[in-house]
Predicted 3D model of a 122-nucleotide RNA (c-di-AMP riboswitch aptamer (ydaO/yuaA leader)) from a soil metagenome. RNAcentral holds the sequence, with entries from MGnify. Of the family's consensus pairs, 88% are formed in the model.
RNA sequence: CGCCGAAUUUCCCCGCGAGGGGAAACGGGGGACCCGUUACAUCGGGGUGAAUCCGCGUCGGACUGCGGUAGGGCGUCCCAGGCCCGAACCCGGCAGCUAACCUCGUAGGCGCUCGCUGGGAG
Numbered sequence: 001c002g003c004c005g006a007a008u009u010u011c012c013c014c015g016c017g018a019g020g021g022g023a024a025a026c027g028g029g030g031g032a033c034c035c036g037u038u039a040c041a042u043c044g045g046g047g048u049g050a051a052u053c054c055g056c057g058u059c060g061g062a063c064u065g066c067g068g069u070a071g072g073g074c075g076u077c078c079c080a081g082g083c084c085c086g087a088a089c090c091c092g093g094c095a096g097c098u099a100a101c102c103u104c105g106u107a108g109g110c111g112c113u114c115g116c117u118g119g120g121a122g
Base pairs, nucleotide, nucleotide: 001111002110003109004108008024009023011022012021013020014019025106026105027104028103029102030101035096044094045091046090047089048088053068054067055066056065071085072084073083074082076121077120078119079118080117081116
C1' cells in the first nucleotide's frame, strides 16, 4: 500500500496511567399478525461461514488418503483464460418467516513495492 473476512473509524465520558464505559459504522442471532410447515421426534434439531454433496481406497469402525463437486476468492465493473479455497467452530433438546422489541461480534490470517494474464467498458 493491499488481500480474505462483518470485524473499522474517529469522536465522547471516567481515570496519573493501565484501563473502563459509550457513540457511529458494518455484521449476526432471537422475536407477532399474515404466510408457510403437517413435519419434527434420543434416527435429534439448529446457527456462524463460500466451505455442500458424491465416488474410490483403507476397512470391524474411526482417523486418514485420492479424485470430483454445489459454492467462494484473486486491488472499479464485464468477458475469456489461469491460479487458489471448498475449513473450522458454536448452541444444547430448543428457535420457519417475522414489525415493534431484545441481544451479540468488531477477531484471526496473509501478500507486496506493486496489482494473475489478455481484451473491453467506464